[in-house]
Context: one part of a larger RNA
RNA sequence: CUCUCGUUAAGGAACUCGGCAAAAUAGCUCCGUAACUUCGGGAGAAGGAGCGCCUUUGAACGUGAGAGCGUUUACCAAUCGAGCGUUCGGAGGCCGCAGUGAAAGGGCCCUACUGACUGUUUAACAAAAACACAGGUCUCUGCGAAAGCGCAAGCUGACGUAUAGGGGCUGACUCCUGCCCAGUGCUGGAAGGUUAAAGGGAUAUGUUAGCCGCAAGGCGAAGCAUUGAACUGAAGCCCCAGUGAACGGCGGCCGUAACUAUAACGGUCCUAAGGUAGCGAAAUUCCUUGUCGGGUAAGUUCCGACCCGCACGAAUGGAGUAACAAGUGGGGCGCUGUCUCAACGAGAGACCCGGCGAAAUUGAAGUAGGUGUGAAGAUGCAUCUUUCCCGCACUAGGACAAAAAGACCCCGUGGAGCUUUACUAUAACUUGGCAUUGAGUAAGGGCUUGGUCUGCGUAGGAUAGGUGGGAGGCUGUGAAGCUGGGCUUGCGGGCUCGGUGGAGCCGUCGUUGAAAUACCACCCUGACUGAGUUCUCGCCCUAACCAGUUUGCCUGAAUCGGCGAUUGGAACAGUGCCAGGCGGGUAGUUUGACUGGGGCGGUCGCCUCACAAAGUGUAACUGAGGCGCCCAAAGGUUCCCUCAGGCUGAAUGGAAACCAGCCGUAGAGUGUAAAGGCACAAGGGAGCUUGACUGCGAGACUUACAAGUCGAGCAGGGACGAAAGUCGGGCUUAGUGAUCCCACGGUACUGAGUGGAAGGGCCGUGGCUUAACGGACAAAAGCUACCCCGGGGAUAACAGGCUGAUCUUGCCCAAGAGUUCACAUCGACGGCAAGGUUUGGCACCUCGAUGUCGGCUCGGCGCAUCCUGGGGCGGUAGUACGUCCCAAGGGUUUGGCUGUUCGCCAAUUAAAGCGUUACGCGAGCUGGGUUCAGAACGUCGUGAGACAGUUCGGUCUCUAUCCAGUGUGGGCGCAGGUGACUUGAGGGGGGCUGACUCUAGUACGAGAGGACCGAGUUGGACAGACCUCUGGUGUGUCGGUUGUUCCGCCAGGAGCACAGCCGAGUAGCCACGUCUGGUUGCGAUAACCGCUGAAUGCAUCUAAGUGGGAAGCGCGCCCCAAGAUAAGGUCACCCAUCCCGUUAGGGAGUAAGACCGCAGGUAGACCACCUGUUAUCAUAGGCGGCACGUGUAAAACAGUAAUGUUUAGCGAAGCCGUACUAAUGGUCGAGGG
Repeated sequence: CUCUCGUUAAGGAACUCGGCAAAAUAGCUCCGUAACUUCGGGAGAAGGAGCGCCUUUGAACGUGAGAGCGUUUACCAAUCGAGCGUUCGGAGGCCGCAGUGAAAGGGCCCUACUGACUGUUUAACAAAAACACAGGUCUCUGCGAAAGCGCAAGCUGACGUAUAGGGGCUGACUCCUGCCCAGUGCUGGAAGGUUAAAGGGAUAUGUUAGCCGCAAGGCGAAGCAUUGAACUGAAGCCCCAGUGAACGGCGGCCGUAACUAUAACGGUCCUAAGGUAGCGAAAUUCCUUGUCGGGUAAGUUCCGACCCGCACGAAUGGAGUAACAAGUGGGGCGCUGUCUCAACGAGAGACCCGGCGAAAUUGAAGUAGGUGUGAAGAUGCAUCUUUCCCGCACUAGGACAAAAAGACCCCGUGGAGCUUUACUAUAACUUGGCAUUGAGUAAGGGCUUGGUCUGCGUAGGAUAGGUGGGAGGCUGUGAAGCUGGGCUUGCGGGCUCGGUGGAGCCGUCGUUGAAAUACCACCCUGACUGAGUUCUCGCCCUAACCAGUUUGCCUGAAUCGGCGAUUGGAACAGUGCCAGGCGGGUAGUUUGACUGGGGCGGUCGCCUCACAAAGUGUAACUGAGGCGCCCAAAGGUUCCCUCAGGCUGAAUGGAAACCAGCCGUAGAGUGUAAAGGCACAAGGGAGCUUGACUGCGAGACUUACAAGUCGAGCAGGGACGAAAGUCGGGCUUAGUGAUCCCACGGUACUGAGUGGAAGGGCCGUGGCUUAACGGACAAAAGCUACCCCGGGGAUAACAGGCUGAUCUUGCCCAAGAGUUCACAUCGACGGCAAGGUUUGGCACCUCGAUGUCGGCUCGGCGCAUCCUGGGGCGGUAGUACGUCCCAAGGGUUUGGCUGUUCGCCAAUUAAAGCGUUACGCGAGCUGGGUUCAGAACGUCGUGAGACAGUUCGGUCUCUAUCCAGUGUGGGCGCAGGUGACUUGAGGGGGGCUGACUCUAGUACGAGAGGACCGAGUUGGACAGACCUCUGGUGUGUCGGUUGUUCCGCCAGGAGCACAGCCGAGUAGCCACGUCUGGUUGCGAUAACCGCUGAAUGCAUCUAAGUGGGAAGCGCGCCCCAAGAUAAGGUCACCCAUCCCGUUAGGGAGUAAGACCGCAGGUAGACCACCUGUUAUCAUAGGCGGCACGUGUAAAACAGUAAUGUUUAGCGAAGCCGUACUAAUGGUCGAGGG
């Protein structure tokens, strides 16, 4: 010193994030118990009283010695009943500080939040407000149930059947649960649109018998092959509805009342609808410590209100709520060492001795401080200083200590988990087709085919479908007419059937593009109808298939299986294949780069200018702008012209219209940015035109490549021009995209036996905001705090460094304020420095780890000084105060709130300083905050999740090697050895200040008030020493006392129970106690005040000279100190022996003396130090006495007993005395260079 314990004066939570920890409470009996309440509770509420021992006595019960009625003479037995025991009492008495005497053994109350409750949970950092829960509600499920597991068989559900089972949400109970169906989801609908496989098969293509053609070549039937249109074709989607205890959502602006304020009221915009009840600065409120009230001396917390709800709100439930909670806040009572403020004691370690004996760590080490330097914080470099050599015990400031290839941050075309309206698949589900798969029937649709009908422009008898034939056709097998019915129709009519009727009706001729439904034939449009075929849908059948059981057999078997019987379903279902839909249920992946860290933002290709440093080129998240086109003329050519602006003049006419003259190098124009150009024009016009050509291309520029750029000239065929000539777009430089793939045109290079074809190639053209623009794919978003790996100090957060914008401080100028007056004081607009405390910038050490805020502890330093000290000035009367100068010696409070630093507040104070020290200090502590994993609220997000928003909870690592520091030793040295006493170079400590009184109610002042200077008294805080007093402790003192065991019993004791508990307490150690300290004084100074005094005949504190002047400096006071290697001084003691050796030196025995050992303590971890060591001795023990402590021993006597009587007994460390016991003995130690 640590751990585990005991006690503690006075105070009593002042401690602290927080009463953490500790203390306190505690048992039994009785009394007595509030609000509230779901009437159960709350409740052991709270708060009180009693409790031992002895004697006596009552009752009840148990046991029952003994006595014994009675007989059936028995192991019988009514009845009485001593004693003993248990329980509940009564009366009297006794002792102590204390009677559940030890041990075991609730602290309580008030209030809020959350969750109803008992339960469950992150084995090992979270026990909770999280989960569960009974209850509520929604939804699915009719039984081969839904749901789940499984490839299936099968199983669970359930041997259950909607009062049942599954899923979601909510979460007892009470009062309630508003509005929105636009979006998403779910449910329903089926008219329309869209839509797959399949059905369907038009069309087209290839091929070629053949035909045509002189040829090249063209056409081309059937067949075969390829293609594959219309049409049919489900769910889904679109669409229409419903649905919120489905996912979810629930506004803005303006105005208005007779004070003001506010707005019941009005207007307007938007919406699917605009938040109702209730609650509200809340587990939700940023601003915010909102405001008010309460509690407190003081309240960032808490409670009650208010409502301005950043960003409450109604089953992701709203608001309450008794009971409950190792939950989370706030307050109080009790209690205390949590604290003021620490002390003593006990045990176990540490330390010393003996035994045994690890570990991490370790480049090597002979491992100092300051200042500097340096990859920017040095034991190791430079320089100065300090330092004889070596241990031991301690402390933790450093070794950017150890530990763990940083978990934060960034990076990786790393990983994983999770999410979703990322991409792409896919299980499952669902829908259709085909198969398994059969019979019948009704209705409807398509196609084929037969029949019957249908058809209205104008003109025209009138409803003329087309073409062709055609001069006749129909009629007693009943014409015209009349009548009734049916079909059709917009009209008028048309068609047809029946009855009647009884002999005609129509055509050819005229109108018409076309002539008769007079008649016949072939068709078209549409309708009806018959048949065939096919499809759709309904119903029905039974035999596939599926399922059941009162059944029989296999079968000796309730259950499985097979074969029968029988029943139900039924060509559905189920299953297989194909196809559509849905499909984070599952899977694989993607989710860019630059970047003064990353993210957010911005950007990414091309053109122009500056930067760019006179060739080219040249970076930045440097500064400025443009492009992703346009033009059939704005191209080519030939010819012609000259602008902008100004002045003058001229009808309307003006500052600008058009006209004339003059000036006018360009100040215009040039499609579009800028630059460079351009008047000889590249600018402005006109004519004719298409060179905005084809095939090339010497040679250059540029350049990693790929690209990009210029280009004379040649050939072809052109335009313009008389010609020379010019023309392969545009004054130039932007107007863009590789490869693959696909398409179109051309070509005829290839053509899988051959011929063709298909396909490919080649030429041309088209399809990319492939804009992340040299383009990863046709096709891709997020979260991670559950995280992981590899790397980085190439890159952030802390700290350091550099810088000093910002910050702080000072100075300069002086507009102004200050009645006057810039400068007593304050000082705008501006300027200049210093500092390195703020916020930053930079990214230099550290990512194979430099632990981060605040507090506690312990400090060190600076001064830009808070107090105290000295001074100048004042708008200084005094007191008080303002400002400046000097000054760092010392000092610089306690609380309330909050994690806070800070700040506000209360009360003090002489004052309650500012900074720095890795925002000093976590191998010193704490862990409240921040910053892992759990959970909740608000908000954001579809979601996973997220938030310098909030809230509750949440593992801080026994051993110190070196340096450093605090102590304490050993060695050697200090020229003989030894013992004492000293000097003081040097170092350290100390250093604070109030109040009162006197001077003096004086100076001053109108008064109120009220001093300087000087003298004294008494305090606070701090420090040192001590134990007489006071007060603690006092585990080997004394006493009391409970339980129990033992000493045979009694008596008396002992052990254990925290020292069992309790009451006291000597020495020692202590503080809360006592005493003392700071001062005075001397010297040299600071600011400042002077004397004399020049430079400068004056002046001047200064230049020569010379004074004063501060808590500051040097002394003085206290402590250490000669390793002060510069080793000092003084006094005293011991001497000059012997051997070897030439000296130097070596050795031996001794002296003074010292040490070991021994007895010990005033000392102490060990060592050291101190006392004693054979005696003429008090060192320890023993013994005797005293002091002091405790408090009346034993025995005896009294009393029935408990108990009483008795100043006794017993005692540790203290003091005095006494030789009874033990301090035996041994070893070193000079001869003087």
RNAcentral holds the full RNA, with entries from ENA. Predicted 3D model of a 1233-nucleotide part of an RNA (large-subunit ribosomal RNA, half B) from an Acidobacteriota bacterium. The coordinates come from a structure-prediction model, not an experiment, and the mean pLDDT is 84. The source organism's lineage runs through Bacteria, Pseudomonadati and Acidobacteriota.